This is a predicted structure of an 88-nucleotide RNA (SAM riboswitch aptamer (S box leader)) from a Pseudonocardiales bacterium.
RNA sequence: GAUUCAUCCAGAGAGACCUGAGGGACCUGGCCCGAUGACGGUCCGGCAACCAGCUUCGGCAUGGUGCCAACGCCAGGAUCGAUGACGG
Numbered sequence: 001g002a003u004u005c006a007u008c009c010a011g012a013g014a015g016a017c018c019u020g021a022g023g024g025a026c027c028u029g030g031c032c033c034g035a036u037g038a039c040g041g042u043c044c045g046g047c048a049a050c051c052a053g054c055u056u057c058g059g060c061a062u063g064g065u066g067c068c069a070a071c072g073c074c075a076g077g078a079u080c081g082a083u084g085a086c087g088g
Base pairs, nucleotide, nucleotide: 013044015043016042017041018040022033023032024031026077027076028075029074030073045068046067047066050064051063052062053060054059079088080087081086
């Protein structure tokens, strides 16, 4: 200097502002959210303890990651890159 990992269940926003018609992973079906403003963006707040770190080995919550409607909504299907770890 480059590359790579990071959560099954559970849990957590009636927040502020911007935007404005679609959104819920690519397809199909179902079901749901949405002008009482969804989805998305910024900020703030929060959850958890996955990766790293620290640890008196009980944990901590420092950096990172993920998340904060419904099991990542459900079922089935499709597809790309890498070929080392894996990722979309």
It matches the Rfam family "SAM riboswitch aptamer (S box leader)". From the family's description: The SAM riboswitch is found upstream of a number of genes which code for proteins involved in methionine or cysteine biosynthesis in Gram-positive bacteria. The coordinates come from a structure-prediction model, not an experiment, and the mean pLDDT is 77. The organism belongs to Pseudonocardiales, within Bacteria. It was read from a public genome assembly, where an Rfam model found it.